Molecule: RNase P RNA; transfer RNA
Organism: Acidobacteriota bacterium
RNA sequence: CCGCGAGGCAGGGGAACCGCUGUCGGCGUUCGCGUCGGUGGAGGAAAGUCGGGACUCCUAGGGCAGCGUGCUGGGUAACGCCCAGUGGGGGAAACCCCGGGAAAGUGCCACAGAGAACAGACCGCCUCCGGCCCUCGGGCCGGCGGUAAGGGUGAAACGGUGGGGUAAGAGCCCACCAGUGCCGGGGGUGACCCUGGCAGCUAGGUAAACCCCACGUGGAGCAAGGCCAAAUAGGAGAGCGACGAACCGGCCCGGUUCAUGCUCUCGGGUAGGCCGCACGAGGCGCCGGGAGAUCGGCGUCCCAGAUUCAUGGUUCCCAGCCCGGCCUCGCCGGGUGAACAGAAUCCCGCUUACUCGCCUCGCGGGCCU
RNA sequence: AGGCGCGUAGCUCAGUUGGGAGAGCGCUUCCCUGACGCGGAAGAGGUCGUCGGUUCGAGCCCGGCCGCGCCUA
Numbered sequence: 001c002c003g004c005g006a007g008g009c010a011g012g013g014g015a016a017c018c019g020c021u022g023u024c025g026g027c028g029u030u031c032g033c034g035u036c037g038g039u040g041g042a043g044g045a046a047a048g049u050c051g052g053g054a055c056u057c058c059u060a061g062g063g064c065a066g067c068g069u070g071c072u073g074g075g076u077a078a079c080g081c082c083c084a085g086u087g088g089g090g091g092a093a094a095c096c097c098c099g100g101g102a103a104a105g106u107g108c109c110a111c112a113g114a115g116a117a118c119a120g121a122c123c124g125c126c127u128c129c130g131g132c133c134c135u136c137g138g139g140c141c142g143g144c145g146g147u148a149a150g151g152g153u154g155a156a157a158c159g160g161u162g163g164g165g166u167a168a169g170a171g172c173c174c175a176c177c178a179g180u181g182c183c184g185g186g187g188g189u190g191a192c193c194c195u196g197g198c199a200g201c202u203a204g205g206u207a208a209a210c211c212c213c214a215c216g217u218g219g220a221g222c223a224a225g226g227c228c229a230a231a232u233a234g235g236a237g238a239g240c241g242a243c244g245a246a247c248c249g250g251c252c253c254g255g256u257u258c259a260u261g262c263u264c265u266c267g268g269g270u271a272g273g274c275c276g277c278a279c280g281a282g283g284c285g286c287c288g289g290g291a292g293a294u295c296g297g298c299g300u301c302c303c304a305g306a307u308u309c310a311u312g313g314u315u316c317c318c319a320g321c322c323c324g325g326c327c328u329c330g331c332c333g334g335g336u337g338a339a340c341a342g343a344a345u346c347c348c349g350c351u352u353a354c355u356c357g358c359c360u361c362g363c364g365g366g367c368c369u
Numbered sequence: 370a371g372g373c374g375c376g377u378a379g380c381u382c383a384g385u386u387g388g389g390a391g392a393g394c395g396c397u398u399c400c401c402u403g404a405c406g407c408g409g410a411a412g413a414g415g416u417c418g419u420c421g422g423u424u425c426g427a428g429c430c431c432g433g434c435c436g437c438g439c440c441u442a
Stems, first nucleotide, its partner, number of pairs: 001365009010355002012318007020041009043340001047351002050349005055221004066217005071085005086099005100212002105210002107206003122151002124147003128143006159177006178202002180199008225275004235266006244258005282301008320336007370441007379394004388425001396412005418434005
């Protein structure tokens, strides 16, 4: 210098002018607000809404089903997140990816191929029988069988190598290797690792197919939920009731009831308003525990809360970075000074988008000294 | 905030125990016709939205992302 791998930081600062919005104070006010001053005003992802919680309401208790997760240990309020380890796979390496059970049962394995899961005789090999030929070694054809060593098909063909054995063969037998199961010994909290012996036991794949096992999981969501509360309509109660109807009464006065009307009150609830709603699993700094995720202690700070939905626009300068020049190591000139994106109950993660920029460690290669 | 569905040829859509990528319309060429249409024959045309994973094998199964549509409060 080039090509890779892993991890982390940052996502700015200042000024001017014109605006927007929350809040505090003053003044004015037609009580709607206006105005002046102070002060606060987006993000690392505010995004996707994927996982988990806080919070609120509903639900008598328990279970099944369903759904989710899945090596081990730890972290956490919790998680499908994070850390460390372990086994397997990939890579030349740094490093990366994956993780219950296929010896409980069921299903599936196209095409090709003889045969696809208690397998299978197409070619080949071998014994026997029959026929033909013959240079007498044998060869060819047909048939009953044997054979999984060899060929061929396939993603996959029922351990591998060597030897013995056999008509030819085969874990049929033996040695070694690989795997599995059982019985031990040692290490580790554990997954697991190292190691001794026994058993020819050799068992295909698929559970992101059904399923089995273990663990977790009640439902809904801030439009949750609570409070205040117009107008109109309807409900309940009280009062009035001239006029009306019915009843009491022989008649009048009077009384009761009913309907309607009027007035007032009450309650539910709509519009609307307020709370929830900004002090929190909080930020920053220091110290300490731990291998790490992370935890503890002390100090300090208060940091957006809108509802036609604010946080913007223009210009200049700087930091940072790049290029060029030389009076070459610090000056001058030029360029860039961005992108992705924008809160709406909040928090912890994951995923995705983006770069004006920066740093650390590691692997491989090249060149120079 | 919560939930459901879709994306396959130029257009409209099929595609289930995972194994051949298809249909109709349209397009091209040829035949038919004096010519066009109709009709007949043949043919071309596909990143199955995209990126990974599971599997011998993925349009189909699992996850991430992109786009579109719908429902409820």